[in-house]
This is a predicted structure of a 75-nucleotide RNA (transfer RNA) from Synechococcales cyanobacterium GL140_1_metabinner_5_sub. Its mean pLDDT, the model's own confidence on a scale to 100, is 81. It matches the Rfam family "tRNA". Rfam classes the family as a transfer RNA. Taxonomically the source falls in Synechococcales (Bacteria, Bacillati, Cyanobacteriota, Cyanophyceae). The sequence was found in a public genome assembly.

């Protein structure tokens, strides 16, 4: 330098062109003599960034950035 895959909540990951989700973690409440556990409720997201297509893009297309893997050249 080239190719492939990946980028979504604090962490690990789903997801679909038409309101963005789960588990764990976090907060509050209940329960307990007090914890843990359990139950209930809640908060938490510019869907990596920019542009394009579309009535509508997290999803499709292009570019950039980052991570992982592979290949090539020079020394």
């Nucleotide at each position: 330098g080239c190719c492939u895959u990946u980028g979504u909540a604090g962490c690990u990951c789903a997801g679909u062109g038409g309101u963005a989700g789960a588990g764990c973690a976090c907060u509050u409440c209940a329960u307990u003599g007090g914890u843990a556990a359990u139950g209930a409720a809640g908060a938490g997201g510019u869907c990596a960034c920019g542009g394009g297509u579309u009535c509508a893009a997290u999803c499709c297309c292009c570019g950039u950035c980052a991570a992982a893997g592979g290949c090539u050249c020079c020394a």